[in-house]
Context: one part of a larger RNA
Molecule: large-subunit ribosomal RNA, domain III
Organism: soil metagenome
Parts: sequence; C1' cells; structure tokens
RNA sequence: GAGUAACGAUAAACAGGGUGAAAAACCCUGUCGCCGUAAGCCCAAGGGUUCCAGCGCAACGUUAUUCGGCGCUGGGUGAGUCGGAUCCUAAGGCGAGGCCGAGAGGCGUAGUCGAUGGAAAGCAGGCUAAUAUUCCUGCACUUUUUGCUGCUGCGAUGGGACGACGGAGAAGGUUAAGUCAGCCGGCUGUUGGAUGCUGGUUUAAGUGUGUAGGGAGAUCCCUUUGGCAAAUCCGGGGGGUCAAUCCUGAGACAUGACGACGAGGUCCUUUUGGACCGAAGUGGCUGAUACCCAGCUCCCAGGAAAAAUCUCUAAGCUUCAGGCAGCAAAGAUCCGUACCCCAAACCGACACAGGUGGGCGAGGAGAGUAUCCUCAGGCGUUU
Repeated sequence: GAGUAACGAUAAACAGGGUGAAAAACCCUGUCGCCGUAAGCCCAAGGGUUCCAGCGCAACGUUAUUCGGCGCUGGGUGAGUCGGAUCCUAAGGCGAGGCCGAGAGGCGUAGUCGAUGGAAAGCAGGCUAAUAUUCCUGCACUUUUUGCUGCUGCGAUGGGACGACGGAGAAGGUUAAGUCAGCCGGCUGUUGGAUGCUGGUUUAAGUGUGUAGGGAGAUCCCUUUGGCAAAUCCGGGGGGUCAAUCCUGAGACAUGACGACGAGGUCCUUUUGGACCGAAGUGGCUGAUACCCAGCUCCCAGGAAAAAUCUCUAAGCUUCAGGCAGCAAAGAUCCGUACCCCAAACCGACACAGGUGGGCGAGGAGAGUAUCCUCAGGCGUUU
C1' cells in the first nucleotide's frame, strides 16, 4: 500500500418472548421468502463416531456466537427371515503333479478362490434422547435334528431334466398412485339453502375360487447301435387309449381383523409432554416405464456357468441303515446394523459455486421427469 480488496452463488428477511456478562446469527412463537424428478426421502461405495445428551468457548467456524460436523464427559448400533460368511459358479486370480526357462520366473491340468449373477423363509403397528423388517404386540413362514406312527428299494463326487437367459415391437388384463363424489367429526353461518377446514387406512403369510391370460397333447405298453459303466431316467423307433388332461398365472373376493390405526375429545402437567376414550373408514373415474411378462409376435448377429431342485441307477446296504408322509418337541452359529450419502461428514490441501452409481419422487397447467406455481418434507446458503 491499507484498516483497502475480500468474508465463496443476489433463496430475504422481520417482530415478540427466552437464555445469557453480552443476541442481526442460539431456542420458542408468528409473519415473510426459497427448493419441491429437489435444495425432499431411502440405499450402494467411501468415511468412521461425525449419531444422542449434559457441560464448555482457548483454538477450529472467513464476523459475533450463549451455537456447532469444535473441546470434555457419558450414552447409543439387539436379526433363523435384511445384507454377507457357513452354498454355487463368471470374467479373472492362484495352482499339486506337468511343460518351458541361465536364474529370477512364465504357462497351465486336476483343483481352489473369486459377485457385479444363481440359491429357503416376515409383514403391520407401537416404543427410544439416540436402534429397529433386529426390541415389544399381533398374525406368519423357512429349515435342521430328535422322538412316535404309518407306508416303503434306498443309495453319487456319475447320467438326464430343470435351473437357463438375445434384440426390437405390439396388444390385452390388472395394480400402485392420483382425482371426484358419498359418509363422519369440528368451526362459521342460517331459516326458503349452504360455505370453508381436517380425516377417511388396514400388511405378509395361510385357506377357498384358481380368474383375465400363457404354454405343453396327456397317459400306458413294447423296443433300442445313443447319454464314456449301469439305469425303470433322458433321447430314438413302434403301437394302444383319451379328447381332454396337465403345468403356469397377475389381480379381485373372503379371512387375517371383536385387532391395529384414526380427525378429534377428556384428564393430569410450569413450558415440554404424559395417560385414557375414540366417529366415519364407501363408490365412480383416470391410470402407469410396476405386475401378468423369463409371456406373445417378428428378426438375425442366434444371445453365461455352476450349485440348489427333480429323477435314474453304480459300488454298497437290504431284520439294520436309508426314503416318503403325518404329528410333536427342540434348535437356527458368526459378521454388518449409529450417522452422512448429489454432501459442511465421500473424491477435490478448505465447512471449496466442481465430481459421485441405484430406487421412490405428489398436485394445477402440460406430450412430458421440460417449464412456472405449490403438497409432504427441507431450507434462508456463518458477516
């Protein structure tokens, strides 16, 4: 230079009350403004206590700060069903033997790892300052072991089926959701009648109907060079009977539910809050990119694997063991779970106008997730 520039998006503040040494910024109330396919809500990754409470203000916070993602102390993450491991495999990794290589090492079989994929099962409500599909209440489900009863050819690391899959397009049936009306409660108003506001919800599983729809002929007998051995299984061939049969399949209805929720009301309480009671709880319309649908139609570029599951036999065992069904009892281990997650908590040296995968995402106008204004909800971006 200079107490100058700057104080990090021009979304915006104002008043009253409280606390306090002190209040433009903290808390409460009222009004105002901003976002609203987001600046709301939930996850994955990443972070790691930042979560909640009490106390505090040196430093951190681009100012002040009684406040804080700051300091100190204490508390907080509860699972058979959510996610992962105890299961399976992909790309890829490692790799007994093996092959190659002066060496180090490289490649690779059998194997063994490896999810971003496959594979059993849970919903609704309530409760905490802070967790909840985990706790509690109610109603469910899966699987394993043991015991009993009845029936019985069981048996795999092997065979077969299934699992099991592309792209595009179109139509139908539904639901979520929204909206309108009815009904209920409260307020205002009124005599010839209405206006505005609030709420109007109910799960999974199980049972019945197996519905709109989709797919396959079904079953029995005989035979057989195939499926590295065997097979009653699969495949091939032949014949009989039946014209239906079987498989799959959203949703709706009933139940679950004499429950729970619920506007509001009553009582207690200094604010805060707590306890109890509790009305109505129906119909129409619109309508998905969600479900039926891994479906249907078309096309060529012809679109994972393995386990699980079902079935077949081999060795073997056949008084046993084992298998199937029913009933009952017992069991279900370990890890994660707080909080942020388009961000002041992640990646950018910062409380940085940048970057960051997925799901939900209301109303009016609109083709629309555009755009403008608004719900729920969240904020006014720390001079």